[in-house]
RNA sequence: UCGUUAUCAAGAAAGACCGAGGGACAGGCCCGAUGAAGUCUUGACAACCAUCUCAACUAACAUUGGGAAAGGUGCCAAAUCCUGCUCUAUCCGAAAUUCGGAAAGAGAUAGAUAAGAA
Numbered sequence: 001u002c003g004u005u006a007u008c009a010a011g012a013a014a015g016a017c018c019g020a021g022g023g024a025c026a027g028g029c030c031c032g033a034u035g036a037a038g039u040c041u042u043g044a045c046a047a048c049c050a051u052c053u054c055a056a057c058u059a060a061c062a063u064u065g066g067g068a069a070a071g072g073u074g075c076c077a078a079a080u081c082c083u084g085c086u087c088u089a090u091c092c093g094a095a096a097u098u099c100g101g102a103a104a105g106a107g108a109u110a111g112a113u114a115a116g117a118a
Base pairs, nucleotide, nucleotide: 001118004115005114006113007112008111013042014041015040016039017038021031022030023029025084026083027082028081043076045074048072049071051068052067053066054065055064056063080110085107086106087105088104090102091101092100093099094098
């Protein structure tokens, strides 16, 4: 970098340095000198992988489920902040075989994280 699988409405911030941006992209809507992004320290949250353990199944391995703990990651505004593409069903407006707008459901795409593979 690419691809596979799983998850994404829960949860969790203080201090120091610095100084204007940030929320992936586009539109919207927000956050920000009562200090953005970034760096460092400490802390928290969570439980994907690894570890230990219990149960089911098994000849055994494996697998599935529960629990403990926190080693490797991750994460600590807002649902992945909302929408984006397709389908389904509905409402509103207009100069009406069409155009614009509103809100809902399902799926996909994109993105993030983990664990394998190349």